Context: one part of a larger RNA
Molecule: large-subunit ribosomal RNA, domain II
Organism: Anaerolineaceae bacterium
RNA sequence: ACCUACGAGUUACUCAUUCUCUGGCGAGGUUAAGCACUUCAGGUGCGUUUCAGCCGAAGCUAACGCGAGUCUUAACAGGGCGACGUAGUCAGAGUGAGUAGACGCGAAACCAAGUGAUCUACCCUUGGUCAGGUUGAAGGUUGGGUAACACCAACUGGAGGACCGAACCCAUUGAUGUUGAAAAAUCCUGGGAUGAACUGAGGGUAGGGGUGAAAGGCUAAUCAAACUUGGAGAUAUCUCGUACUCCCCGAAAUGCAUUUAGGUGCAGCCUGUGGAUAGUUUAUAAGAGGUAGAGCGACUGAUUGGAUGCGAGGGUUUCAUCGCCUAUCAAGUCCUGACAAACUCCGAAUGCUUUAUAAACGUUUCCAUGGAGUGAGGGCAUGGGUGCUAAGGUCCGUGUCCGAGAGGGAAAGAACCCGGACCAUCGGCUAAGGUCUCUAAAUAUGUGCUAAGUUGAACUAACGAAGUCGGGGCGCAGCGACAGCUAGGAUGUUGGCUUGGAAGCAGCCAUUCAUUUAAAGAGUGCGUAACAGCUCACUAGUCGAGCUCUCCGGCGUGGAUAAUACUCGGGCAUUAAGCAUAUUACCGAAGCUGUGGAUUUGGUAUUUCAUAUACUGAGUGGUAGGGGAGCAUUCCUGAAUUUGCGUCGAAGGAAGGAGGUAACUUUUUCUGGAGCAUCAGGAAGAGCAAAUGUAGGU
Numbered sequence: 001a002c003c004u005a006c007g008a009g010u011u012a013c014u015c016a017u018u019c020u021c022u023g024g025c026g027a028g029g030u031u032a033a034g035c036a037c038u039u040c041a042g043g044u045g046c047g048u049u050u051c052a053g054c055c056g057a058a059g060c061u062a063a064c065g066c067g068a069g070u071c072u073u074a075a076c077a078g079g080g081c082g083a084c085g086u087a088g089u090c091a092g093a094g095u096g097a098g099u100a101g102a103c104g105c106g107a108a109a110c111c112a113a114g115u116g117a118u119c120u121a122c123c124c125u126u127g128g129u130c131a132g133g134u135u136g137a138a139g140g141u142u143g144g145g146u147a148a149c150a151c152c153a154a155c156u157g158g159a160g161g162a163c164c165g166a167a168c169c170c171a172u173u174g175a176u177g178u179u180g181a182a183a184a185a186u187c188c189u190g191g192g193a194u195g196a197a198c199u200g201a202g203g204g205u206a207g208g209g210g211u212g213a214a215a216g217g218c219u220a221a222u223c224a225a226a227c228u229u230g231g232a233g234a235u236a237u238c239u240c241g242u243a244c245u246c247c248c249c250g251a252a253a254u255g256c257a258u259u260u261a262g263g264u265g266c267a268g269c270c271u272g273u274g275g276a277u278a279g280u281u282u283a284u285a286a287g288a289g290g291u292a293g294a295g296c297g298a299c300u301g302a303u304u305g306g307a308u309g310c311g312a313g314g315g316u317u318u319c320a321u322c323g324c325c326u327a328u329c330a331a332g333u334c335c336u337g338a339c340a341a342a343c344u345c346c347g348a349a350u351g352c353u354u355u356a357u358a359a360a361c362g363u364u365u366c367c368a369u370g371g372a373g374u375g376a377g378g379g380c381a382u383g384g385g386u387g388c389u390a391a392g393g394u395c396c397g398u399g400u401c402c403g404a405g406a407g408g409g410a411a412a413g414a415a416c417c418c419g420g421a422c423c424a425u426c427g428g429c430u431a432a433g434g435u436c437u438c439u440a441a442a443u444a445u446g447u448g449c450u451a452a453g454u455u456g457a458a459c460u461a462a463c464g465a466a467g468u469c470g471g472g473g474c475g476c477a478g479c480g481a482c483a484g485c486u487a488g489g490a491u492g493u494u495g496g497c498u499u500g501g502a503a504g505c506a507g508c509c510a511u512u513c514a515u516u517u518a519a520a521g522a523g524u525g526c527g528u529a530a531c532a533g534c535u536c537a538c539u540a541g542u543c544g545a546g547c548u549c550u551c552c553g554g555c556g557u558g559g560a561u562a563a564u565a566c567u568c569g570g571g572c573a574u575u576a577a578g579c580a581u582a583u584u585a586c587c588g589a590a591g592c593u594g595u596g597g598a599u600u601u602g603g604u605a606u607u608u609c610a611u612a613u614a615c616u617g618a619g620u621g622g623u624a625g626g627g628g629a630g631c632a633u634u635c636c637u638g639a640a641u642u643u644g645c646g647u648c649g650a651a652g653g654a655a656g657g658a659g660g661u662a663a664c665u666u667u668u669u670c671u672g673g674a675g676c677a678u679c680a681g682g683a684a685g686a687g688c689a690a691a692u693g694u695a696g697g698u
Base pairs, nucleotide, nucleotide: 001698002697003696004695005694006693011100012099013098014097019094020093021092022091023090024089025088028055029054030053034046035045036044037043038042059066060065069081070080071079072078103241104240106238110231111230112229113228114227115226121205122204123203124202125201126200127199128198129197130195132164133163134162135160139156140155141154142153143152144151168192169191170190174187175186176185207223209219210218211217244630245629246628247627248626249625254267255266256265257264258263268374269373270371271370272369273368274367275366276365278364279361280360281359282358283357284356285355286353287352293346294344295343300340301339305335306334307333308332311329312328313326314325315324316323377402378401379400380399381398382397383396384395385394386393407418408417409416422597423596424595425594427593428592429591433587434586435585436571437570438569442584444583445582446581447580448579449578455573456572463558464557467555468554469553470552471551472550473549475547476546484542485541486540487539488538490515491514492513495509496508497507521536525534526533598620599619600618601617602616603615604614605613606612631687633684634683635682636681637680638679639678643677644676645675652671653670654669655668656667657666658665659664
């Protein structure tokens, strides 16, 4: 991992318990414990004494109490709760609730009583073990030495939590091992090795206790409280799992509250039943309002530039005053510009409310009651808050879809576009989107644009540029423009000042003039120390037809950077298979439609004890969840005059066939070898794919 078997809403009670259905009796209904009888897991009768008790038939009041009324009260008032519409009760079944383990499995823990020191910690008693080598303390002896000691030397001696190193004890480093040879080992290396050493045997200390040279260590592979059994099915607002079929409807992820936030209560939204007769949309008519926008010499505040300038500051003058000045601040006024969620002189569209009328829809509306689930929502569009007008961010409003929605398109994709799947069909038409090829359908048609493979998917700016196409405007131009080429570009004068110098060209000044001219600046830019030199403006000639500038639009261009090599989905495509515009065909979905069939439900008609049939209209996606109808399994009762099968082969098994929407049913052949089915009912240990499910097998 697979197969087989087992595996989860059960049972009891409820005279303080809800509703529905069926049945008995009915203004009443009914017995309980118990007793008696009996054909004895059962049934029948009694059970009523003080005609028990319980529910109902009468309520109101705190109560006394009164009573179709009563309480409040002074009240015959008013008000509250009742009566005036009589249906209950006892059983059975279903549904939900309560109490119990209460759908199943699952803690970590808590408590009690016991069992453990053969592991290990420490202690007690009694034993045992430590190759070999080294060092050489105290003391001693002899000699020297001293007044005597001290002291010195040699020898002797054999101390030490001394040294090196086996056994023994330990475990420093590295490697191996890591479903191991081993639930801690092996190998290399290493520490201690006469001591606080190691070790045998016997004994002691016990669970909030022991023991601990102390690591929360150890206390039998278990320790921040051992193990075993019991309380015990502890508790679990948590996780996981929860078993056959078909049909009808079909949510929520919100509000308020919560020691509450992943729970729960009430409401909202779903469903079943009964009742009522409303409801929705559009149009017309009537209404309230202060949003969007706009505005602010209409308020509150904020505010640009200019003019004027109350007042203040500064400077100057003065002994002081008076004055004068100002690149300062600035009220108010005027002109001008412009802002606001908590501004408004104004002010929509929508939305909302009410009634009436009309049209459309056709139970969508409301009430009562049984059963729920939900109370983590999410994306997109739009109006906003928050944030950075960041987020696949977060918090609200409105809508929609996903959730709970399949199908087609977007290469691929929960929610983007199209569109809501009852079933069958080798029929047809379309939507979005497409039609060179992969790939169904146009290498379609007309007119332009693009040269960047821009593009054919998405997405980028400020700014830059004789890209190119279209449109507009002011100018110049056969009296010759624009560009090129040839020639000229002078004189007063080196203008004046300044300066060492300043001559067109460091700088300053200015009636920057005048003359000769076709034209030529008291000079456009290089250049010189200053001159010189080159050049431009300006002019003539040559040439011969358009030229300069500017504005708007289309498509392109640079700007252009992301982490493993590239790409429009790929191949590829250039008067496109790109972009723009117009047109006609075609393809394309579970959409619509044709044909056949199933089923739900409204209406009508016929009919039956129930219901069935026909016609007609509308339906049949679906999670949580509600409701309806069935299939299968095991056992029990009955089948009477009015069901059966089986050794001439039951159940079970294998393989074919048939029927039913399905769960399933049935038949044939083979196998098997003794029980089994059908109908009407009843009762459940009543259906497995999941629970890191349990057991067995492979």